[in-house]
């Protein structure tokens, strides 16, 4: 240089193929419960989807290009 694979909540990741309400666990918060803690239970908060464009009536999803992190080739 060039290929491929990934980037989505505090963190581990579905979710992209095939555009239409952003999700799980797990932590946090609050309540149940308990003599009290911890486990369980049951509510809840929490995201410019890596950047920037572009297609679309509408992009996390398609398309370009940058950026990072990991593998290969030469």
């Nucleotide at each position: 240089g060039c290929c491929c694979u990934g980037g989505u909540a505090g963190c581990u990741c579905a979710g992209u193929c095939u555009g239409g309400u952003g999700g799980a666990g797990u932590a946090g918060c609050u309540g149940c419960u308990u003599c009290g803690u911890a486990a369980g239970c049951a509510g809840u908060u929490g995201g410019u989807c890596g950047c920037a464009g572009g297609u679309u009536c509408a992009a996390a999803u398609c398309c370009u290009g940058c950026c990072c992190a990991g593998g290969g080739c030469u």
Predicted 3D model of a 74-nucleotide RNA (transfer RNA) from a Nanobdellota archaeon. The sequence is in RNAcentral, with records from ENA. Rfam family: tRNA. The family's RNA type in Rfam is transfer RNA. Rfam describes the family as follows. Transfer RNA (tRNA) molecules are approximately 80 nucleotides in length. Their secondary structure includes four short double-helical elements and three loops (D, anti-codon, and T loops). Further hydrogen bonds mediate the characteristic L-shaped molecular structure. tRNAs have two regions of fundamental functional importance: the anti-codon, which is responsible for specific mRNA codon recognition, and the 3' end, to which the tRNAs corresponding amino acid is attached (by aminoacyl-tRNA synthetases). tRNAs cope with the degeneracy of the genetic code in two manners: having more than one tRNA (with a specific anti-codon) for a particular amino acid; and 'wobble' base-pairing, i.e. permitting non-standard base-pairing at the 3rd anti-codon position.